This is a predicted complex of two RNAs, RNase P RNA and transfer RNA, with 435 nucleotides together.
It holds a member of the Rfam family "Bacterial RNase P class A". It is annotated as a ribozyme. Its family is annotated with tRNA processing, dimeric ribonuclease P complex and ribonuclease P activity in the Gene Ontology. About the family: Ribonuclease P (RNase P) is a ubiquitous endoribonuclease, found in archaea, bacteria and eukarya as well as chloroplasts and mitochondria.
[in-house]
RNA sequence: CGAGCGGGCCGGGCGACCGCGGGGGCCGAGAGGCUUCCGAGGAAAGUCCGGGCUCCACAGGGCACGACGGUGGGUAACGCCCACCGGGUGCGAACCCAGGGAAAGCGCAACAGAGAGCAGACCGCCGAUGGCCCGCCGCAGGGCGGGCACAGGCAAGGGUGAAACGGUGGGGUAAGAGCCCACCGCAGCGGCGGCGACGUCGCUGGCACGGCAAGCCCCGUCCGGAGAAAGGCCAAAUAGAGGAGAAGGUGUGGCCCGCACCGCCAGCACUCCCGGGUAGGCCGUUCGAGGCCGUCGGCAACGGCGGUCCUGGAUCGAUGGUCGCCCACGACAGAACCCGGCUUACAGGCCCGCUCGCACU
RNA sequence: GCCAGCAUAGCUUCAAUUGGCAGAGCACCGCAUUCGUAAUGCGGGGGUUGUGGGUUCGACUCCCACUGCUGGCU
Numbered sequence: 001c002g003a004g005c006g007g008g009c010c011g012g013g014c015g016a017c018c019g020c021g022g023g024g025g026c027c028g029a030g031a032g033g034c035u036u037c038c039g040a041g042g043a044a045a046g047u048c049c050g051g052g053c054u055c056c057a058c059a060g061g062g063c064a065c066g067a068c069g070g071u072g073g074g075u076a077a078c079g080c081c082c083a084c085c086g087g088g089u090g091c092g093a094a095c096c097c098a099g100g101g102a103a104a105g106c107g108c109a110a111c112a113g114a115g116a117g118c119a120g121a122c123c124g125c126c127g128a129u130g131g132c133c134c135g136c137c138g139c140a141g142g143g144c145g146g147g148c149a150c151a152g153g154c155a156a157g158g159g160u161g162a163a164a165c166g167g168u169g170g171g172g173u174a175a176g177a178g179c180c181c182a183c184c185g186c187a188g189c190g191g192c193g194g195c196g197a198c199g200u201c202g203c204u205g206g207c208a209c210g211g212c213a214a215g216c217c218c219c220g221u222c223c224g225g226a227g228a229a230a231g232g233c234c235a236a237a238u239a240g241a242g243g244a245g246a247a248g249g250u251g252u253g254g255c256c257c258g259c260a261c262c263g264c265c266a267g268c269a270c271u272c273c274c275g276g277g278u279a280g281g282c283c284g285u286u287c288g289a290g291g292c293c294g295u296c297g298g299c300a301a302c303g304g305c306g307g308u309c310c311u312g313g314a315u316c317g318a319u320g321g322u323c324g325c326c327c328a329c330g331a332c333a334g335a336a337c338c339c340g341g342c343u344u345a346c347a348g349g350c351c352c353g354c355u356c357g358c359a360c361u
Numbered sequence: 362g363c364c365a366g367c368a369u370a371g372c373u374u375c376a377a378u379u380g381g382c383a384g385a386g387c388a389c390c391g392c393a394u395u396c397g398u399a400a401u402g403c404g405g406g407g408g409u410u411g412u413g414g415g416u417u418c419g420a421c422u423c424c425c426a427c428u429g430c431u432g433g434c435u
Stems, first nucleotide, its partner, number of pairs: 001357010012326007020039008041332001045343002048341005053227004066222004070084005085099001086097004100218002105216002107212002122158002124154003129151002131148007166184006185207001186205008231283004242273004250269003253265003290309008327330001362434007371387003375384001381418001389405005411427005
């Protein structure tokens, strides 16, 4: 210098004016006014996990559904984070892994292929042994040589497939084969190291036990349900229900029978009180597993201690607009109960550590 | 704000099951029939299975993330 890997941070700046939401102070009877301070994000997003909080349910425990899954740690908790182990990719820095169990059981593997699960022989190899044929030797029993591929043997090589019942090399054989041997793989046992996952060494075994569990399933761990439209408080008008009261003066109803009047009753209309609760208002609701700095423990995630700061809070829903200057001309995007994560979107810029290549010293 | 479901051809809240060749009806194109058209008959074309990853030999199907749409809760 070029190419790349990992991590952290910022994400227009300054000033003026006007406006919007909230807190405090002052003035005002009130309406309101004045002043001062604060006012979106790393993802506020998706609502995918985990918790706080609230209500409901519940003697205790279990099943089912669901989620998770190497080991050890962190945490309020997690499916998150850290460190390590194993496997894979890359020359490397590093990155990726739903990473328990396939000798509990059930199931699946299209097409191709001889054979697809404890299988199989299409081409092929052999034909030692037995059989058949020919030749030679021998009186003969028989022997020797050659051929056939009939019985049969084999699974090395070819071929199919994503996958073919250990791999490579040598010995061996008629040809072959863990049939035998060496190394590798695999399984079992033991020693050593490690908290552990696991690693490593030795011995034994000739190989038995192929793949898929993001198929059913088995094992282990976790889990009661619902979610701020949770939940709580205050509480008009109207209607209805309940209780109390007053004159029997009025209307209506009842005693009351066909009608009217009189008498009696006191149901309703009247007045007052009350439960629940609608509209509406308030709380929940912003100080919290909080941020920053220092220090100690720890490889780290994180934790302990000390100091310091207060930092959005609406309920038709607040962050905007105009102007001036500057630059690299500004991406994705707007809180609605809160917090820890994950995931997704993102113009551009800064910093730190590391790897590889080339050149020079 | 909270929750649930769906996406397959131009159209159809149409099919596709233990994961194994993506189809049907309508529409479209060609031919036949007719004087011509429609209807009818025969033949044919048309698909990134919403998008991107993963598991698997193999994915419309199983898993994860995203996009769009629909529905429910005062």